[in-house]
RNA sequence: GGAGUCGGCCGGACAGUCGCUGCCUUUUGGGUUUCAACGCCUGAUCGGCGGAGGAAAGUCCGGGCUCCACAGGGCAGGGUGCCAGGUAACGCCUGGGGGGCGUGAGCCCACGGAAAGUGCCACAGAAAACAAACCGCCGAUGGCCCUUCGGGGCACAGGUAAGGGUGAAAAGGUGCGGUAAGAGCGCACCGCGCGGCUGGCAACAGUUCGCGGCACGGUAAACCCCACCCGGAGCAAGACCAAAUAGGGGAGCAAUGGCGUGGCCCGCGCUGCUCCCGGGUAGGUUGCUAGAGGCAGGUGGUGACACCUGUCCCAGAGGAAUGGCUGUCCUCGACAGAACCCGGCUUACAGGCCGACUCCACCC
Numbered sequence: 001g002g003a004g005u006c007g008g009c010c011g012g013a014c015a016g017u018c019g020c021u022g023c024c025u026u027u028u029g030g031g032u033u034u035c036a037a038c039g040c041c042u043g044a045u046c047g048g049c050g051g052a053g054g055a056a057a058g059u060c061c062g063g064g065c066u067c068c069a070c071a072g073g074g075c076a077g078g079g080u081g082c083c084a085g086g087u088a089a090c091g092c093c094u095g096g097g098g099g100g101c102g103u104g105a106g107c108c109c110a111c112g113g114a115a116a117g118u119g120c121c122a123c124a125g126a127a128a129a130c131a132a133a134c135c136g137c138c139g140a141u142g143g144c145c146c147u148u149c150g151g152g153g154c155a156c157a158g159g160u161a162a163g164g165g166u167g168a169a170a171a172g173g174u175g176c177g178g179u180a181a182g183a184g185c186g187c188a189c190c191g192c193g194c195g196g197c198u199g200g201c202a203a204c205a206g207u208u209c210g211c212g213g214c215a216c217g218g219u220a221a222a223c224c225c226c227a228c229c230c231g232g233a234g235c236a237a238g239a240c241c242a243a244a245u246a247g248g249g250g251a252g253c254a255a256u257g258g259c260g261u262g263g264c265c266c267g268c269g270c271u272g273c274u275c276c277c278g279g280g281u282a283g284g285u286u287g288c289u290a291g292a293g294g295c296a297g298g299u300g301g302u303g304a305c306a307c308c309u310g311u312c313c314c315a316g317a318g319g320a321a322u323g324g325c326u327g328u329c330c331u332c333g334a335c336a337g338a339a340c341c342c343g344g345c346u347u348a349c350a351g352g353c354c355g356a357c358u359c360c361a362c363c364c
Stems, first nucleotide, its partner, number of pairs: 001360010012329007020051005027044006053335001057346002060344005065234004077230005082096005097111001098109004112225002117223002119219003134164002136160003141157002143154004172190006191214001192212004196207004238286004248277006257271005293312008330333001
């Protein structure tokens, strides 16, 4: 100088001015109540403080909170899936193991079980799983033919997975022996499985040890098996106050009435006024933002994280505020707007800053 990897951060700046909105506050108007005042409700106004995001997004996971349900266990259903740890919890994060990619820093992986059972494996191919004989090889043995009786030939029975060919995949590899030809058929080495031993909490790794000729291909984001987890609904959750009109329950009063049913009596139902009670609609209040919180320092830990000390308060609306204009400057400004809250993941994003590291070339 070039190329790259990982982590963290910012997301136009400053000033003036006019607004919008929450809280506090000054002055003040109205309403309510009262003798009056305080208080409460509501409006205006002076001043002060605060006022979107790293994703506020998708609503995909996990939790808090609220109501409902619930003795315990099981079935069904859903989810997760190497190991250990972190956490309120997780499908998240950290560290480690294994596999793959990269020269490397690093990156990627639903990564339990296929010797429980079932299913599936296109095309090609003889055969796709209790393997298989298309070509090739052999034909020792049996058969047939010839024979100079030594044997030779045919390829009918049959043997053969070493070679060719098909395929994503064809039942360990190389060599030697062996054989009619072959074959873990035998042996050596490599590989594999099981057991032991060693290291590690474990996943797993190592092994100069022992056993086994080797043991039945792939697929479980196919059914399934195993282990673990999961009750439902959501702030339009829920709680409180509570009109008008209508309706429910109770008590008292009045004529001991009226109306209906009925031929009549009893009975039954409906009907007046006053007071009390609870339910509940409109509406209002609350839930509502101080929290698994931010920042700084320290301690422990490889780390995720935990603990301690100090300090700060940082939107809270309800048709829904965070904007407009002017000036100066720059690298000329992307994706995008809170609605109960929090932890994650994923997706979108102009441009810029910081730190750690890797590779290549050159110079000293």
Molecule: Bacterial RNase P class A
Organism: Alkalispirillum mobile